A computed fold for a 92-nucleotide RNA from Thiobacillus sp. UBA3361, annotated as c-di-GMP-I riboswitch aptamer.

[in-house]
């Protein structure tokens, strides 16, 4: 430096639910709390998936800064894969 995680050492993170909180909503941030994870460190470059404030389109009808249904991220998800950058230990 690479590759690999059975095992050894120090650990670390923190799902679902509950609670505050903040967002139009996906969700996000704090607390409890642990399904999990050998990168569940970091990063939106691909690809995906989620949402639809704004914007378009269609319709309704009691005609309005109204209500539904579609489409559409510029939102969001790193615990959906991929990729890039980083690291503990121990093996080889």
């Nucleotide at each position: 430096a690479c590759c690999u995680g059975a095992u050894c050492g120090g650990g670390g993170c923190a799902a679902a639910g509950c609670c505050g909180u903040u967002g139009a909503a996906a969700g996000g941030c704090g607390g409890c709390g642990a399904c999990g994870c050998a990168a569940a460190g970091u990063u939106u470059c691909c690809g995906g998936u989620c949402u639809a404030a704004g914007g378009g389109g269609c319709g309704g009808c009691g005609a309005g800064u109204c209500c539904g249904c579609c489409c559409u991220a510029u939102g969001a998800c790193a615990g959906c894969g991929g990729g890039a950058c980083u690291g503990c230990c121990a093996g080889g």
The prediction has a mean pLDDT of 89. NCBI's taxonomy places the organism under Bacteria, Betaproteobacteria, Nitrosomonadales, Thiobacillaceae, Thiobacillus.